[in-house]
RNA sequence: GAUUCAUCCAGAGGACCCGAGGGACCUGGCCCUGCGACGGUCCGGCAACCUGCCCGUUGAAGCGGGAAAGGUGCCAAGGCCAGGAGCGAUGAGGA
Numbered sequence: 001g002a003u004u005c006a007u008c009c010a011g012a013g014g015a016c017c018c019g020a021g022g023g024a025c026c027u028g029g030c031c032c033u034g035c036g037a038c039g040g041u042c043c044g045g046c047a048a049c050c051u052g053c054c055c056g057u058u059g060a061a062g063c064g065g066g067a068a069a070g071g072u073g074c075c076a077a078g079g080c081c082a083g084g085a086g087c088g089a090u091g092a093g094g095a
Base pairs, nucleotide, nucleotide: 003093004092005091006090007089008088013043014042015041016040017039021032022031023030025084026083027082028081029080044075045074046073049071050070051069053066054065055064056063057062079087
């Protein structure tokens, strides 16, 4: 990376570094940003997709619930909003 399935109106920020744009892309809005955004590092947190664990149920597969050790992910605003398109993002599979 072809492709398949699921999810995307809930939730969760401090310190330091950097220095000009950023909110995926197009159009139109709206918003964040030198009172330092975006991004990076550390720490903290949220959530519960996967693995493992606990409880209930089942002959079993499975299903429901719990906790959060490990692997990811996420922590302005609904994926910021409306329209658009070979849409995008994340997880788990995958010849």
Description
SAM riboswitch aptamer (S box leader) from Nonomuraea phyllanthi, 95 nucleotides, folded computationally. The sequence is in RNAcentral, with records from Rfam. Its Rfam family is "SAM riboswitch aptamer (S box leader)". Rfam describes the family as follows. The SAM riboswitch is found upstream of a number of genes which code for proteins involved in methionine or cysteine biosynthesis in Gram-positive bacteria. Its mean pLDDT, the model's own confidence on a scale to 100, is 87.